[in-house]
RNA sequence: CGCCUAAUCCCGCCCGGGAGCGGGGGACCCAGAUGCGGCUCCGGCCGCAGGGGCGAAUCGCGAACGCGUAGCGCCAGCCCUUCGGCGCGAGCCCGACAGCUAACCCCGCAGGCGCAGAAG
Numbered sequence: 001c002g003c004c005u006a007a008u009c010c011c012g013c014c015c016g017g018g019a020g021c022g023g024g025g026g027a028c029c030c031a032g033a034u035g036c037g038g039c040u041c042c043g044g045c046c047g048c049a050g051g052g053g054c055g056a057a058u059c060g061c062g063a064a065c066g067c068g069u070a071g072c073g074c075c076a077g078c079c080c081u082u083c084g085g086c087g088c089g090a091g092c093c094c095g096a097c098a099g100c101u102a103a104c105c106c107c108g109c110a111g112g113c114g115c116a117g118a119a120g
Stems, first nucleotide, its partner, number of pairs: 001114004008019004020109006030099001034049006050097001051094004059068004071088005080120004
C1' cells in the first nucleotide's frame, strides 16, 4: 500500500465510553406441529431419536482422504457485467432450548495473509 473478514474510527480520569459495522434473543399476524415405543378413562399423557447458532464452507460418490458440487473469494482508481485465469468449499459455539417477530434485551469488532489478465 493492498487482501480475507462485521472485525474500523474517535475520546478518555485506561477493569472505560461513543460512533459505525456486524451477530443473537424477543409479540400480535403468518407459518409450523415428524418417526418409533409405552400407558390410556380413547380426550390425551410420557419417553427416545434431539434441536439450534456463527460462517461461502453445503451436498453426492468412493475401501482409499480422493474426485466432484451448491456456494464463496482474488486477479490494484471505484462499481456492475462478460470472457479468461487462480484459489476456498473449513472450523467453532450453545447445551434439551430459541420459526418469523415491532417495542425491548444481550453480544462481537479476533485472527490470518501479499495482488498486479482483458473487454464493455
Predicted 3D model of a 120-nucleotide RNA (c-di-AMP riboswitch aptamer (ydaO/yuaA leader)) from a soil metagenome.
The coordinates come from a structure-prediction model, not an experiment, and the mean pLDDT is 84.
Rfam family: c-di-AMP riboswitch aptamer (ydaO/yuaA leader). About the family: This family represents a conserved RNA structure found upstream of the ydaO and yuaA genes in Bacillus subtilis and related genes in other bacteria.